[in-house]
RNA sequence: UGCCUAAGCCCCCCUUGGUCCGGGGGCGCGGGGGAACCAAAGUUGCGGCCGUGAGGCCGCGGGGCGAAUCGCCGGUUUUCCGGCGUAGCGCUGCUCUUUCUGCGCGAGCCCGUCAGCUAACCCCGUAGGCCCGGAGAAAG
Numbered sequence: 001u002g003c004c005u006a007a008g009c010c011c012c013c014c015u016u017g018g019u020c021c022g023g024g025g026g027c028g029c030g031g032g033g034g035a036a037c038c039a040a041a042g043u044u045g046c047g048g049c050c051g052u053g054a055g056g057c058c059g060c061g062g063g064g065c066g067a068a069u070c071g072c073c074g075g076u077u078u079u080c081c082g083g084c085g086u087a088g089c090g091c092u093g094c095u096c097u098u099u100c101u102g103c104g105c106g107a108g109c110c111c112g113u114c115a116g117c118u119a120a121c122c123c124c125g126u127a128g129g130c131c132c133g134g135a136g137a138a139a140g
Stems, first nucleotide, its partner, number of pairs: 002130003008027006028126006038116001045060006061114001062111004070085006088105004096140005
């Protein structure tokens, strides 16, 4: 100076000569819970064991934030690691929109057996991580 992201701005207190740190509040932005209507619903839902059978015992659930899902192959043969793709996502530099081109990502975390949608209402977040020049093109 720019980029990813909701993750920005302002005010008060503390402190000081003035800031930073810390605490609190508001606005903006973002997320979750939560009626009616609608949707959904049952038969053990699946697996293992026991039982003539009805059933019984044990295990597996389900959901949220996010672009971050799914498939194949290899090593391990659980877990896990690696590779190739892929749904999807981001950037492409004076600003905005669209297209082309080129370059990347395609993770991780949380709730705790529980939550469809959802007005009123209630609750929560406002972290963090990067770039320093090969920085292209077209139309509006």
Source information:
RNAcentral holds the sequence, with entries from MGnify. c-di-AMP riboswitch aptamer (ydaO/yuaA leader) from a soil metagenome, 140 nucleotides, folded computationally. Of the family's consensus pairs, 96% are formed in the model.